RNA sequence: CUCAUCGAGACCGGCUGAGGGAAAGGCCCUUAGACGCCGGGGCAACCAUCGGUUCGCCGAAAUGGUGCCAACUCCUGCGGUUUCCAGGUUAUGCAGCCUGGCCGAUAGAUGAG
Numbered sequence: 001c002u003c004a005u006c007g008a009g010a011c012c013g014g015c016u017g018a019g020g021g022a023a024a025g026g027c028c029c030u031u032a033g034a035c036g037c038c039g040g041g042g043c044a045a046c047c048a049u050c051g052g053u054u055c056g057c058c059g060a061a062a063u064g065g066u067g068c069c070a071a072c073u074c075c076u077g078c079g080g081u082u083u084c085c086a087g088g089u090u091a092u093g094c095a096g097c098c099u100g101g102c103c104g105a106u107a108g109a110u111g112a113g
Stems, first nucleotide, its partner, number of pairs: 001113006011040005019029003024076003041069003046065003049060004073107001078104003084101006
């Protein structure tokens, strides 16, 4: 740099001792011990492996290489969408506007090349 995926899933013990959740703003976790390291356990199934294939892919297993085990990538930021949907604004309705959902982009993470 390219491609794929990111709403599911999976925790105990020991050491240490004040920060951590990438950044900003929020909101959270945390001395009833966070983050990190070590040991064990587990989840998942990207690659390797095996079977099938219309060659797009589908399936099996969990031995190996990774990965992961608070919160949707914890949420938001940028753009689109109101004839995709919901709510608000209005005396009522429409238009318009606002908020949320939704879609996409950016950024990030993981794998493969």
Molecule: SAM riboswitch aptamer (S box leader)
Organism: soil metagenome